[in-house]
Formats: sequence, structure tokens, C1' cells
RNA sequence: CGCGGGGUGGAGCAGUUGGCAGCUCGCGAGGCCCAUAACCUCGAGGUCGCCGGUUCGAAUCCGGCUCCCGCAA
Repeated sequence: CGCGGGGUGGAGCAGUUGGCAGCUCGCGAGGCCCAUAACCUCGAGGUCGCCGGUUCGAAUCCGGCUCCCGCAA
């Protein structure tokens, strides 16, 4: 250099045919309780790897770049 997969809150991951960015855990507050790490409720936290293009509209489609994993050489 070639081929394939991946990058989405702190962690692990979804996101269908382009149309509200979500789930579990964690974190914070409150409730319950004699008490609690259990249970219940609420909340904060995201430039969706970067740049550009298409489109009324992009996490999603297209191009380039970058990082990680694997295959081949």
C1' cells in the first nucleotide's frame, strides 16, 4: 500500500426506509426504611471522530482525512 469491521453522554451499546438522539450501568437530588449498597421518582451530562458535498432536512447517503481492531501480503 490492499480488503473488511468499528469511532454515538463517564463506561458498555442501540438507532429500522434520511424526519424528536435513546437504552443499561454509573453520577447527582429526593422518597421509602430503624438503616442501607436494595427498591421507587426526578435530574444533569452529547459539536454522533474531523472536514466538505447532496438534500427542505444527515448519526444515517457520497467524497477526503484521522484513530482503533482484524485479514492478507